[in-house]
RNA sequence: CCGUGCAGCCGGGGAGAUAGCGGUGCCCUGUACCUGCAAUCCGCUACAGCAGGGGUCAUGCCGAACCGAGGCCGUUUCUCUGCGGAGCAGCCCUUCACAAGUGAUGUUGACGUCUGGGUCCCUCGCAACAGGAUCCUGUGAACCGUGUCAGGGUGGGAACACAGCAGCACUAAGCAGAUCAUUCUGUGUGCCGCGGGAUCGCCUGGAUCGAGUUAACUAUGAAGGUACCGUCCGUGGGGAGCCGUCGAAGCGAGGCGCACGG
Numbered sequence: 001c002c003g004u005g006c007a008g009c010c011g012g013g014g015a016g017a018u019a020g021c022g023g024u025g026c027c028c029u030g031u032a033c034c035u036g037c038a039a040u041c042c043g044c045u046a047c048a049g050c051a052g053g054g055g056u057c058a059u060g061c062c063g064a065a066c067c068g069a070g071g072c073c074g075u076u077u078c079u080c081u082g083c084g085g086a087g088c089a090g091c092c093c094u095u096c097a098c099a100a101g102u103g104a105u106g107u108u109g110a111c112g113u114c115u116g117g118g119u120c121c122c123u124c125g126c127a128a129c130a131g132g133a134u135c136c137u138g139u140g141a142a143c144c145g146u147g148u149c150a151g152g153g154u155g156g157g158a159a160c161a162c163a164g165c166a167g168c169a170c171u172a173a174g175c176a177g178a179u180c181a182u183u184c185u186g187u188g189u190g191c192c193g194c195g196g197g198a199u200c201g202c203c204u205g206g207a208u209c210g211a212g213u214u215a216a217c218u219a220u221g222a223a224g225g226u227a228c229c230g231u232c233c234g235u236g237g238g239g240a241g242c243c244g245u246c247g248a249a250g251c252g253a254g255g256c257g258c259a260c261g262g
Stems, first nucleotide, its partner, number of pairs: 001262006008056003011029004019045005033053005060256003066250001070246003074242002077240010088230001090229001092225006100218003103214003112208008120197003124193002126190002128187007136177004145170004153162003
């Protein structure tokens, strides 16, 4: 110097499980061989996966100190959130009382007292309005209205008489018109009038008294209600902090083989 074999290394940690250790599974870190077994577990016995195979070996291996990912235990710490409960001293709502404050009103006379009237109800009268009727005017009957009835007709010797259509006039029923007048009916019309009733409230007038009155708002006191908010009690979950424990990766003082053969 080379080769072979053995030692070293080819990940580590946490919780859980276990008498304990390691592995599979879960989690953290990180990239650091392969195959088989393995959570109703698999294998071991304090040296601690078992069985088999492979690679590397000073560019390897071990490693105090430093740093501290992450997990777990505890917590009379802080915070967020869910659920349940308590009308609680809060908050909010309601009712009653109260003249302390604010406001309103008051010598242009408050509050109070007396008195009149209206509003309220009823009867009657009157007026209005609405509707109807009468009256008035106009029109209006082929015949079954009236008067007068030409013509024509009938009776008569004649004089005349009779019935009577059309026309004209006047009217009935009917139709149209519009004021006045008369009358009837009605009403949330008008209080215009008379009378009666009622008297809680409201409005208004007069007289008297002489300075406060008023609960509208706030405050205060009492009673009652509400679980929205706040508070308290209980319970659950999340986050942060603190104590303790385990602790990867990183970095790294320093340290380091054995045997055989050529």

A computed fold for a 262-nucleotide RNA from a Lachnospiraceae bacterium, annotated as Bacterial large signal recognition particle RNA.
It matches the Rfam family "Bacterial large signal recognition particle RNA". Its family is annotated with SRP-dependent cotranslational protein targeting to membrane, signal sequence recognition and signal recognition particle, plasma membrane targeting in the Gene Ontology. About the family: The signal recognition particle (SRP) is a universally conserved ribonucleoprotein involved in the co-translational targeting of proteins to membranes.
NCBI's taxonomy places the organism under Bacteria, Bacillati, Bacillota, Lachnospirales, Lachnospiraceae.
The coordinates come from a structure-prediction model, not an experiment, and the mean pLDDT is 77.
The model forms 95% of the base pairs in the Rfam consensus.
A source record names the gene ffs.